The RNA shown here (SAM riboswitch aptamer (S box leader)) has 92 nucleotides. It was read from a public genome assembly, where an Rfam model found it. Of the family's consensus pairs, 96% are formed in the model. Its Rfam family is "SAM riboswitch aptamer (S box leader)". Rfam describes the family as follows. The SAM riboswitch is found upstream of a number of genes which code for proteins involved in methionine or cysteine biosynthesis in Gram-positive bacteria.
[in-house]
RNA sequence: AACUUAUCCAGAGUGGCGGAGGGACGUGCCCAAUGAAACCACAGCAACCUACCUUGAAUUAAGGCAAGGUGCUAAUUCCCGAGAGAUGAGAG
Repeated sequence: AACUUAUCCAGAGUGGCGGAGGGACGUGCCCAAUGAAACCACAGCAACCUACCUUGAAUUAAGGCAAGGUGCUAAUUCCCGAGAGAUGAGAG
């Protein structure tokens, strides 16, 4: 890579560096020299997993917290499309 499963109309950005692309793909439509991507720092959002707390007979369940592991921080996954994609957890 492929497989299983859950979620995807909410939420959250500044600075540095860089120098022309970016929004997965096709179409449309957007973003970008008033500075794209990538990378770095700090900040934030969220609550999938772990830990912890409350209720509870309970290892099930509901709620909470935000320390640890991920994720995310233009536009409904930007719209539409497809045997599509992304992320978490699991298994291997």